Record summary
The part of an RNA shown here (large-subunit ribosomal RNA, domain I) has 596 nucleotides and comes from an Actinomycetota bacterium. The source organism's lineage runs through Bacteria, Bacillati and Actinomycetota.
Context: one part of a larger RNA
RNA sequence: AGCGUACGGUGGAUGCCUAGGCGCUAGGAGCCGACGAAGGACGUGGCAGGCUGCGAAAAGCCCCGGGGAGACGCCAAGCAAUCCUUGAUCCGGGGAUGUCCGAAUGGGGAAACCCACCAGUGGUCAUGCGCUGGUACCCAGGUCUGAACACAUAGGGCCUGUGGAGGGAACCGGGUGAACUGAAACAUCUAAGUAACCCGAGGAAGAGAAAACAAAUAGUGAGUCCCUUAGUAGCGGCGAGCGAAACGGGAUCAGCCCAAACCUCUGUGGUGUUAAAGCCUGGUGGCGUUGCCACAGAGGGGUCGUGGGACCCAUCCGACCGAGCACCAGAUCGGUCAGGGAGUUACAAAGUCAGCGGUUAGUCGAACGUUCUGGAAAGUACGGCCAGAGAAGGUAAUAGCCCUGUAGACGAAAGCCGAUUGACCUCCCGAUGGUGUUCCCAAGUAGUACGGAGCCCGAGAAAUUCCGUGCGAAUUUGUGAGGCCCACCUCAUAAGGCUAACUACUCCCUAGCGACCGAUAGUGAACCAGUACCGUGAGGGAAAGGUGAAAAGUACCCCGGGAGGGGAGUGAAAUAGCACCUGAAACCGUGCGCUU
Numbered sequence: 001a002g003c004g005u006a007c008g009g010u011g012g013a014u015g016c017c018u019a020g021g022c023g024c025u026a027g028g029a030g031c032c033g034a035c036g037a038a039g040g041a042c043g044u045g046g047c048a049g050g051c052u053g054c055g056a057a058a059a060g061c062c063c064c065g066g067g068g069a070g071a072c073g074c075c076a077a078g079c080a081a082u083c084c085u086u087g088a089u090c091c092g093g094g095g096a097u098g099u100c101c102g103a104a105u106g107g108g109g110a111a112a113c114c115c116a117c118c119a120g121u122g123g124u125c126a127u128g129c130g131c132u133g134g135u136a137c138c139c140a141g142g143u144c145u146g147a148a149c150a151c152a153u154a155g156g157g158c159c160u161g162u163g164g165a166g167g168g169a170a171c172c173g174g175g176u177g178a179a180c181u182g183a184a185a186c187a188u189c190u191a192a193g194u195a196a197c198c199c200g201a202g203g204a205a206g207a208g209a210a211a212a213c214a215a216a217u218a219g220u221g222a223g224u225c226c227c228u229u230a231g232u233a234g235c236g237g238c239g240a241g242c243g244a245a246a247c248g249g250g251a252u253c254a255g256c257c258c259a260a261a262c263c264u265c266u267g268u269g270g271u272g273u274u275a276a277a278g279c280c281u282g283g284u285g286g287c288g289u290u291g292c293c294a295c296a297g298a299g300g301g302g303u304c305g306u307g308g309g310a311c312c313c314a315u316c317c318g319a320c321c322g323a324g325c326a327c328c329a330g331a332u333c334g335g336u337c338a339g340g341g342a343g344u345u346a347c348a349a350a351g352u353c354a355g356c357g358g359u360u361a362g363u364c365g366a367a368c369g370u371u372c373u374g375g376a377a378a379g380u381a382c383g384g385c386c387a388g389a390g391a392a393g394g395u396a397a398u399a400g401c402c403c404u405g406u407a408g409a410c411g412a413a414a415g416c417c418g419a420u421u422g423a424c425c426u427c428c429c430g431a432u433g434g435u436g437u438u439c440c441c442a443a444g445u446a447g448u449a450c451g452g453a454g455c456c457c458g459a460g461a462a463a464u465u466c467c468g469u470g471c472g473a474a475u476u477u478g479u480g481a482g483g484c485c486c487a488c489c490u491c492a493u494a495a496g497g498c499u500a501a502c503u504a505c506u507c508c509c510u511a512g513c514g515a516c517c518g519a520u521a522g523u524g525a526a527c528c529a530g531u532a533c534c535g536u537g538a539g540g541g542a543a544a545g546g547u548g549a550a551a552a553g554u555a556c557c558c559c560g561g562g563a564g565g566g567g568a569g570u571g572a573a574a575u576a577g578c579a580c581c582u583g584a585a586a587c588c589g590u591g592c593g594c595u596u
Stems, first nucleotide, its partner, number of pairs: 001595009015581001016546002020517002022514007029506002031167002039101003042055003046079002049075003061095006070083002106115003116135007137164002139161007171202001172200005182189001186237001212220002224251004234242002255498003262300010277290001278287002280330006305476001307441004311436001312434005318337006339429005351424005356418005362410003368383003372379001384401002386390001392404003447471007457483001478493005533540002553580001556567004
């Protein structure tokens, strides 16, 4: 030195464990913010480094409920001082305080800093100084002013506004909009209207009550979502690929309001006096620019496709009071009551009170002992019991009956929620029929030409939809659609608007589940992690869990400067000693055997 063997060291695999993750289910919640958010900085404890909480009223203050014995948050023990059955700590509801930065908003600024002004107030002889409140911009409404330029307008001042501004995981609508890639190259095409960026909104968004779909002269009857139709019809360098719709079956269901015609009123402008027109009609009197036309605004009216409405005519229809220049008669209109109906998600809009249900703390809640082994009983043995409860976790090993719980049953002073009930409250209400060469029924619109886009549809025979530019209709005997176009037929009424549910998603809360992971796994993060560290920066981004049932964490003695060790002691165990469960291999030793 090698080989073998035994015993160690080192190392941290493996096994076991789980405090953390991952994926789902059900229910809830679905926004927060100038009443200053999200997120931070700095403070705050008797001793106080970090985390947590809180904010100069600072691990907290007040009130109301719950609860019932200790408490003074965690790492983390200790000392000191306290609080508490006159109910503390703790849990829930409501409130107070809430430095500085941050939309940040008095001005500035290299965030957490600097510098002001106004009003009030404290202090000083006085100034400096302190405290409280206010002072950004935009928008809307109101009001006062007010140029060029007379009226006016622009502009300016002031007041009011739980108006805006910023943040937020995904979902949603819109705008802008790639490339890699595929086509076995590549250009039309594809990827893909994807990614990305921007704007905007809501708890959902969007869409939505037919100028629909269809077609069998059969029918359906807003939209949305799912299944199917169907990888079909189609599109396509007819390549790669792209790719519907109706019918049918389901989920959920809900329908409405305006514009216009016509009537009335108000304002402005024009026109108008022969008392002609006008003042509801008739008669008498009276008034007198009140009239008419145009425009604008307000109220009524009206909302449709078996076309509807206006105007006009006819018939029927509660009570009382009132109105017009006056009186009489009629008609009309308004108010109150009665009668009827409806209502807070559209169709008008605020809610209030009481109850009910839910939610934000909680409460009650059955039934076991002994023996043996052991450090320890929940295990063994024996004998019992409960069960609307044998889910689960804990307790020194494996517990229905030890603890927390579980099934089941109950509970709120206060706040919140409710497609819950009632009352108050609020809103609405003439009906039917008929006639018509009368009036209205959404215009720079529909359409069309050209250029584009989007539809399964790449210009094609290319409808339907949208945009740009030019031209540019009709009004119900109208207009559009039914895939060029024409006719017949059928369907529907564009150019205004609103609309719940069924659908999408999950930053978040509660309960639960898993042929999900178990520390190189599972989140990057089980541990003080988006930390340490790296980078000028955008950004990148770790490693790191386990003594024991309980610290009982080794008093005391010895060696040593210490580290460390030997005794002693604790413990079931110390080769469980905080470098701590198990403790593989590589690697390094020591003893012994063999070989050289």

Rfam family: Bacterial large subunit ribosomal RNA.